[in-house]
Molecule: transfer RNA
Organism: Candidatus Jorgensenbacteria bacterium GWA1_54_12
RNA sequence: CUCCCCGUAGUCUAAUGGAUAGAACUGGGGUUUCCUAAACCCCCAAUGCAGGUUCGAUUCCUGCCGGGGAGA
Numbered sequence: 001c002u003c004c005c006c007g008u009a010g011u012c013u014a015a016u017g018g019a020u021a022g023a024a025c026u027g028g029g030g031u032u033u034c035c036u037a038a039a040c041c042c043c044c045a046a047u048g049c050a051g052g053u054u055c056g057a058u059u060c061c062u063g064c065c066g067g068g069g070a071g072a
Base pairs, nucleotide, nucleotide: 001071002070003069004068005067006066007065010025011024013022018055027043028042029041030040031039048064049063050062051061052060
């Protein structure tokens, strides 16, 4: 320098052009208990950034940023 893949809650991840973005762990609260643990219930929390296409974008396109890989 060129090419390829990836980027979603604090963490690990699902989703596919249609919607309130789903789950697990963590965290907070509650029930239970003499207390703790466990168990059960509830809650908080996310689409890397900017444009474009579309009635509608997490999904498709472009650029940038970050991570990984291959080649020279």